[in-house]
RNA sequence: GGCGGCUUAGCCAAGUGGUAAGGCAGAGGACUGCAAAUUCUCUAUCCCCGGUUCGAAUCCGGGAGCCGCCU
Numbered sequence: 001g002g003c004g005g006c007u008u009a010g011c012c013a014a015g016u017g018g019u020a021a022g023g024c025a026g027a028g029g030a031c032u033g034c035a036a037a038u039u040c041u042c043u044a045u046c047c048c049c050g051g052u053u054c055g056a057a058u059c060c061g062g063g064a065g066c067c068g069c070c071u
Stems, first nucleotide, its partner, number of pairs: 001070007010024003018054001026042005047063005
């Protein structure tokens, strides 16, 4: 220098145009003599900017970071 993959909550992770699942962790409540366990509730500008569209995490363009391959 060329090519490819990935980026979603504190962590893991689903989602492939129409309200952003789930698990762990955390906070608050119920329960308990106190705890543990159990159970309920809460937590997302989807890496950034722009475009397409009635509507974008999703499609397109540019940028950033990380990983890999070729040279």